[in-house]
Molecule: transfer RNA
Organism: Chinchilla lanigera
Order: sequence, then structure tokens, then C1' cells
RNA sequence: GAUAUAGCUCAAUGGUAGAGCAAUUGCCUAGCACACAAAUGGCUCUGGGUUCAAUCUCCAGUAUC
Repeated sequence: GAUAUAGCUCAAUGGUAGAGCAAUUGCCUAGCACACAAAUGGCUCUGGGUUCAAUCUCCAGUAUC
């Protein structure tokens, strides 16, 4: 100095957080795989401050590089 968000890889420039892959179920098949469909899975590293409202802004800390 940079980074920390779903199991993994990554988005989201103050207004109730998404994608791809993986896993699960359904469909298909003699069966498996592929394809297709559906649903699930996060209180965003921790603690405070600012604000009507914070993943986003400020401070401190922790971890990794």
C1' cells in the first nucleotide's frame, strides 16, 4: 500500500446484495454424463462513529498478500 461479500471465483460508487461454477431436486436415459428447469445457500472480517438509511463514508483492530 492492496484485499476481506454464498462452498469456490468475483460483481454491487448511500436506499432491503447479484452472477458464473459447484452441491441439491426435477426432467431426460436401461443407467451415467450432457442439456434444460426449479429451489436452496449471505444479516457483506470484527467493534465503533457519521446518516432517516452504510457492502459503500470515517476511525480503530484482526487476517492475508